[in-house]
Context: one part of a larger RNA
RNA sequence: CGUAGGAUAUUUGAGAGGAUCUGUCCUUAGUACGAGAGGACCGGGAUGGACAGACCGCUGGUGUUCCAGUUGUUCCGCCAGGGGCAUUGCUGGGUAGCUAAGUCUGGAAUGGAUAACCGCUGAAAGAAUCUAAGUGGGAAGCCAACCUCAAGAAUAGAUAUCCCUGAGACUUCGGUCUCCUGUAGGCCGCUCGUAGACUACGAGAUUGAUAGGCUGGAUGUGUAAGCGCAGUAAUGCGUUAAGCUUACCAGUACUAAUUGGCCGUGAGG
Numbered sequence: 001c002g003u004a005g006g007a008u009a010u011u012u013g014a015g016a017g018g019a020u021c022u023g024u025c026c027u028u029a030g031u032a033c034g035a036g037a038g039g040a041c042c043g044g045g046a047u048g049g050a051c052a053g054a055c056c057g058c059u060g061g062u063g064u065u066c067c068a069g070u071u072g073u074u075c076c077g078c079c080a081g082g083g084g085c086a087u088u089g090c091u092g093g094g095u096a097g098c099u100a101a102g103u104c105u106g107g108a109a110u111g112g113a114u115a116a117c118c119g120c121u122g123a124a125a126g127a128a129u130c131u132a133a134g135u136g137g138g139a140a141g142c143c144a145a146c147c148u149c150a151a152g153a154a155u156a157g158a159u160a161u162c163c164c165u166g167a168g169a170c171u172u173c174g175g176u177c178u179c180c181u182g183u184a185g186g187c188c189g190c191u192c193g194u195a196g197a198c199u200a201c202g203a204g205a206u207u208g209a210u211a212g213g214c215u216g217g218a219u220g221u222g223u224a225a226g227c228g229c230a231g232u233a234a235u236g237c238g239u240u241a242a243g244c245u246u247a248c249c250a251g252u253a254c255u256a257a258u259u260g261g262c263c264g265u266g267a268g269g
Stems, first nucleotide, its partner, number of pairs: 001152001005163007015149004021049007033038001051106005059100004066093005071086006110144003117137004164268001166179005180266001185263004190204004210256003213252005220244002226239005
């Protein structure tokens, strides 16, 4: 820009893409078959491999925003307690998120038309012949079915709902100009994340829990500081499952989403 007014939701599916894999074991059955050795079709069940998708409850990884231990040095006047630097100084753990080696799921079943091939009826050619007319079966393959995208599918689809019912001039009668009006809805800007390179998408904007803060909880770490007691002291014990606790879950308007601006028209060839 188009989809012959504008808009918001929900959709149909022409078409396109993806997937399509396979082993072993048990049973049927040591049956059919075979002198024996050996050893099935068909059917039923179980369990794997590789591949693919999703997820983080479990097992783990990461987790330089959480907790603790510890070395050297420096600073906070000293002690105590802390901050900085040394690869995050090093070490032990670890929430959210992300993740695989973890977990779940998938290839199934079914229908149709067929290939090679196997048939029925059957002439040309009194026989024969699956084929010439007619007609049936038949594959991991084909078309559907499964998953995803999808109306720019220009044959531009469908459904529901919402919005707009002014005036005056000029005109080549197609329309143009001026004033008024500015709807439904959208965007900008703002607070953000389940989204994200940007954009887009999604949530929210006081009739508000969108983010931060605060309160409570969860989780992690593992018994803080201070004080008291014991010990010459290092240290231990008590107060104390203490103190601290990021991204998690709730509650709560304390702070910030203020005030606003713009687009979009007037019933539709």